Source information
Predicted 3D model of a 95-nucleotide RNA (c-di-GMP-I riboswitch aptamer) from Cytobacillus gottheilii.

[in-house]
RNA sequence: UAUUCCAUUGGGCAAAUUUUACGAAAGUAAAAGACGCAAAGCCACGGGCCUAAAGUAUGUGCUUGUACACAUGCCAUGGCAGCCGGGUUGCAUAU
Repeated sequence: UAUUCCAUUGGGCAAAUUUUACGAAAGUAAAAGACGCAAAGCCACGGGCCUAAAGUAUGUGCUUGUACACAUGCCAUGGCAGCCGGGUUGCAUAU
């Protein structure tokens, strides 16, 4: 430096769930807790998935105001790296 995960040290991370906080929500952070993970380290570049505050269309209600409230649809500028691909960094040492 390259390949490999067959052998393996010291270890590492932490799903669901619970509590608290933030958020409209998806979700995020901390603590507890371990389902699992050889990158389950980091990065929203590509695909995919989640949410819909604001915005907008339609409808309804009302004190009839181009107001307000509610319902439904569309929509990411909001998220998911433990969905996949990609980029990048790292531990071990069997060849």

Of the family's consensus pairs, 95% are formed in the model. Rfam family: c-di-GMP-I riboswitch aptamer. Gene Ontology term of the family: cyclic-di-GMP binding. NCBI's taxonomy places the organism under Bacteria, Bacillati, Bacillota, Bacilli, Cytobacillus.